The RNA shown here (c-di-AMP riboswitch aptamer (ydaO/yuaA leader)) has 136 nucleotides and comes from a Phycisphaerales bacterium. Model confidence (mean pLDDT): 76 of 100. Its Rfam family is "c-di-AMP riboswitch aptamer (ydaO/yuaA leader)". Rfam's curators write: This family represents a conserved RNA structure found upstream of the ydaO and yuaA genes in Bacillus subtilis and related genes in other bacteria.
RNA sequence: UCUCCCCAAUCGCCGAAUCCUUAGAAUGCAGGAGCGGAGGACCCCGUGUGUCUGGGGCGAAUCGCCACGAGGCGUAGGGCAACUCUUUCGGCCCGAGCCCAUCAGCUAACUGGGCAGGCGUCGAAAGAGAGAACCU
Numbered sequence: 001u002c003u004c005c006c007c008a009a010u011c012g013c014c015g016a017a018u019c020c021u022u023a024g025a026a027u028g029c030a031g032g033a034g035c036g037g038a039g040g041a042c043c044c045c046g047u048g049u050g051u052c053u054g055g056g057g058c059g060a061a062u063c064g065c066c067a068c069g070a071g072g073c074g075u076a077g078g079g080c081a082a083c084u085c086u087u088u089c090g091g092c093c094c095g096a097g098c099c100c101a102u103c104a105g106c107u108a109a110c111u112g113g114g115c116a117g118g119c120g121u122c123g124a125a126a127g128a129g130a131g132a133a134c135c136u
Stems, first nucleotide, its partner, number of pairs: 011120004018033004034115002038111002044105001054103001055100004063074004077094004083129008
């Protein structure tokens, strides 16, 4: 000097998954705000829906082909810090998993209930907005 790894803090990414109070060293219990999702009328869906082959939900994570098989190739769709949002052009990545339990269309009032987990940075251009510094 360069590269790799580990730890801590700050900052940031995916995601709803954050903040505050109770509060006392910690743990547990409880509450509020905010954010995401579920159930639940009339009407509508309607000459329809469901079941018979169960059905349904969260999520971007669906679908097709190949393969005896782990898997592979694509794809709907989704993500990628140097103020934020939108758009465009290239590049990289994901395209899972879990839950309800025979049951749920939409759905006002209402009801119940979640706030985890996992990570560490692509570049360029255009538009709009916000903020800061300096000068007068």